[in-house]
Formats: sequence, C1' cells, structure tokens
RNA sequence: GCCUUAUCAUGAGCGGCGGAGGAAUCAGGUCCUGUGAAGCCGCGGCAACCGCAUCCGAACGAUGCACGGUGCCAAAUCCUGCGGCAAAAGCCGAAAGAUGAGGA
Repeated sequence: GCCUUAUCAUGAGCGGCGGAGGAAUCAGGUCCUGUGAAGCCGCGGCAACCGCAUCCGAACGAUGCACGGUGCCAAAUCCUGCGGCAAAAGCCGAAAGAUGAGGA
C1' cells in the first nucleotide's frame, strides 16, 4: 500500500527547539499563524477502539476502570464539490480521508 469492519457535531495544552507556513489531496470559501505555522522533543491531558472487571442464559448487550497497546488535544473530518429530497432554509446518503480492530 490492499481487503473487511466500527466510529468520526463530544472531549483534551503548556514548555523547549524550530523559523514560515498551516487547516490530507485538487478547486472554491472560510479561518489559524512572527502575540511564532509545520515539524521534533518533554511533560500534562482527553477519549475509551484494543484491554480489564462486574452483571446477564448469552450477545456483535449494560455498567464501570484507565496500569498497558494505539489514537487524539482550533473550528463538524472547518465548510462546499457527487447523488436524492426540498420553494427555500436545510435534511439524508455516497465518495474521499482519519483512527482502531481483524485479515490476505
């Protein structure tokens, strides 16, 4: 990298190094950024996918925990882009992406 599957409107930042970009990609919009972007490191935190405990006849069920494996800590996955519905506002879905778990 590929396949399957679940979730994606919640939540959680300080310091050091760094020095101009960043919000996945392309386009449009909007926003963040020298009051210091990305990236790296340290510490802290959030969440509860894996995990663990209890309950249940059992569950791919409920409740709880957070030592461990990941993940995450501006804005809905920042918004729109494709399809359906709608007079509109808007709603639903898909695609793409992210993360976990499993697999060839």
SAM riboswitch aptamer (S box leader), 104 nucleotides, folded computationally. The coordinates come from a structure-prediction model, not an experiment, and the mean pLDDT is 86.